RNA sequence: CAAUGGGGUAGAGGCGCAAAGCGAAUGAGUACGAUUAUGAAGUGAAUGGACACGAUGAAGUAAUCGGAAAGGUCAAUUUGCCGAAGUGUAAAAUGGGUCCAUGCCAUUUUAUGCUGGGUCGUUGUCAAAUAGGCAACGGACUGUCACUACAAAUUACGUAGUGGAGAGCUAUUCCGACA
Numbered sequence: 001c002a003a004u005g006g007g008g009u010a011g012a013g014g015c016g017c018a019a020a021g022c023g024a025a026u027g028a029g030u031a032c033g034a035u036u037a038u039g040a041a042g043u044g045a046a047u048g049g050a051c052a053c054g055a056u057g058a059a060g061u062a063a064u065c066g067g068a069a070a071g072g073u074c075a076a077u078u079u080g081c082c083g084a085a086g087u088g089u090a091a092a093a094u095g096g097g098u099c100c101a102u103g104c105c106a107u108u109u110u111a112u113g114c115u116g117g118g119u120c121g122u123u124g125u126c127a128a129a130u131a132g133g134c135a136a137c138g139g140a141c142u143g144u145c146a147c148u149a150c151a152a153a154u155u156a157c158g159u160a161g162u163g164g165a166g167a168g169c170u171a172u173u174c175c176g177a178c179a
Base pairs, nucleotide, nucleotide: 005175006174007173008172009171010170011169014082016081017080018079019078020077023074024073032066033065034064035063036062037061038060042053043052044051046102047101048100049099050098085115086114087113088112089111090110091109092108093107094106095105096104116142117141119139120138121137122136123135124134125133126132144164145163146162147161148160149159150158
C1' cells in the first nucleotide's frame, strides 16, 4: 500500500417501532348480586374422576332493584430505540376458572425461520366490536443499494426505468494476504 474479507463505533428512513403512567370512550346496563314468579333435577370452564351445593326446590326463563372489571383502543407526555418490532415452529418455566389428570388460555426464556418501512384493499383468524391486532395475497408510495438510459460536466450531484434485501446501507476506525 492493501485484495477476498473480518471486528468496533456512530448514524439515516418516518403518519418510524415499542413500553410506562395519567385521562377518556367502548366494554355494558353486559357479567354478577338481591327479591318475586315460573320451572322440576340437576349444577359447579371442555373430558373423566373427586368434592361441594340442590325437593328446606338446582340449572334455565321472565320482571324489578342495584351494578362491575380485564384485555384491546384513542389524544398528548415521558422513556428506550432503528430487527426498532411483529410473527411461525420446537422446548422449558410460571399462572388461570372448587381439587386432580389431560386439554385449553395467558406471560416469560432459549433455539431456529420469515418480514426494509408505513399505508390501502380482499380473504381468514383473535376480539363484545364495524375498533384494533395477526397471517396470506395484491396495489400504489417511500428509504437504501446495484444496473441501464438521459441530463450534467473533474469525479460527483439530478431524472426515469428495472431489480435485490436490513446478516442491508452510509460515515469512520482497527486487523489483514501478496507486493
Molecule: Lysine riboswitch aptamer
Organism: Fictibacillus gelatini DSM 15865